Description:
The RNA shown here (Bacterial RNase P class A) has 329 nucleotides. The sequence was found by an Rfam model in a public genome assembly. Of the family's consensus pairs, 93% are formed in the model. The coordinates come from a structure-prediction model, not an experiment, and the mean pLDDT is 77. It matches the Rfam family "Bacterial RNase P class A". Gene Ontology terms of the family: tRNA processing, dimeric ribonuclease P complex and ribonuclease P activity.

RNA sequence: AAGGCGGGACGAUCCGUCGCGGCCGAAAGGCUGAGGAAAGUCCGGACAGGAAAGGGCGGUCCGCUGCGGAAAGCGCAGGCAGGGGUAACCUUGCGAAGGCCGUAACAGAAAAGAACCGCCGCAAGUAGGUUUUCCUGCGGGUGGCAAGGGUGAAAACGUGAGGCAAGAGCUCACGACUGCCGUCAGCGAUGGCGGCGGGGUACGGUCCCGGAUCCUGCAAGACCAAAUAUACCGGCAGACGAGGGCGGCCCGCCCGAUGCCGGGGGGUAGGUUGCGAAGAUAAAUGACGGAUUCAAAAACAGAAACCGGCUUACGGCCCCGCCUUUAUU
Numbered sequence: 001a002a003g004g005c006g007g008g009a010c011g012a013u014c015c016g017u018c019g020c021g022g023c024c025g026a027a028a029g030g031c032u033g034a035g036g037a038a039a040g041u042c043c044g045g046a047c048a049g050g051a052a053a054g055g056g057c058g059g060u061c062c063g064c065u066g067c068g069g070a071a072a073g074c075g076c077a078g079g080c081a082g083g084g085g086u087a088a089c090c091u092u093g094c095g096a097a098g099g100c101c102g103u104a105a106c107a108g109a110a111a112a113g114a115a116c117c118g119c120c121g122c123a124a125g126u127a128g129g130u131u132u133u134c135c136u137g138c139g140g141g142u143g144g145c146a147a148g149g150g151u152g153a154a155a156a157c158g159u160g161a162g163g164c165a166a167g168a169g170c171u172c173a174c175g176a177c178u179g180c181c182g183u184c185a186g187c188g189a190u191g192g193c194g195g196c197g198g199g200g201u202a203c204g205g206u207c208c209c210g211g212a213u214c215c216u217g218c219a220a221g222a223c224c225a226a227a228u229a230u231a232c233c234g235g236c237a238g239a240c241g242a243g244g245g246c247g248g249c250c251c252g253c254c255c256g257a258u259g260c261c262g263g264g265g266g267g268u269a270g271g272u273u274g275c276g277a278a279g280a281u282a283a284a285u286g287a288c289g290g291a292u293u294c295a296a297a298a299a300c301a302g303a304a305a306c307c308g309g310c311u312u313a314c315g316g317c318c319c320c321g322c323c324u325u326u327a328u329u
Stems, first nucleotide, its partner, number of pairs: 001325008010316001012292007020033005035300001039311002042309004047217004059213005064078005079094006095208001098207007116149002118145005125138005157175006177198009221273004230265001232263006243255004
């Protein structure tokens, strides 16, 4: 210098003119007014209402370790196993002895106790040799074998030796993996060393273990409270007819037990609160001009009850640490 990796800060400021919301003020006017994510509404909380003696069963969620945190599908640091990158670094997974169940596409005989090719034994047959009861071949039968070939992402621990009819962890040595015990290091997950043991692969589910866990969300909820109707209470009138119907009135005819006044609780409209040094109400937080910084102020984006996280979007600029390559000293 070029390219890259990780982390962090910023997300304009000031002046003028006009405009909008909220609060204060008699008025003039004054003060104040979006974000790092206000977003997605994914997780947790606070708060609120409902339910609920206590205990058990069940369901749901979480699941390596330590620390932080009110908690979290949260953060930081670390462990083990895997993947990517030359590297800095990035990224995925994680309780569990054992049992049970499921899946393993295509290919392949077979995807969990597997025989297609192959290797080997057996008895009989058959052909040849030899000349007898032996040797070699052939096809079929029957049985053994996981060594070799082939298929596949994956084929039943690896290498060597022994062993065998041929083979095989069948046996042994060393190694890999894994369980337990001891010891050392570490708070721990775990790692080193030593000993004893084990072998049917991978993934998922379930039984199991530990922890957490009631439901609904600010349109939660609380307070005040019309009009109309009305539970309930009181007073008055009422079968000597309240009240109603027959188009308004009188008569008449019909029905026949309520009517009026006052009190009163709950609920509705509406208001207040919840609610904040923006704030809620269908909804303000803006526009133009100028100055500044390298710069034209742009990108993503607009609070709706509040707080902590996560995730996603984002132009540009700055700072810190590190890696690779090349060059120079």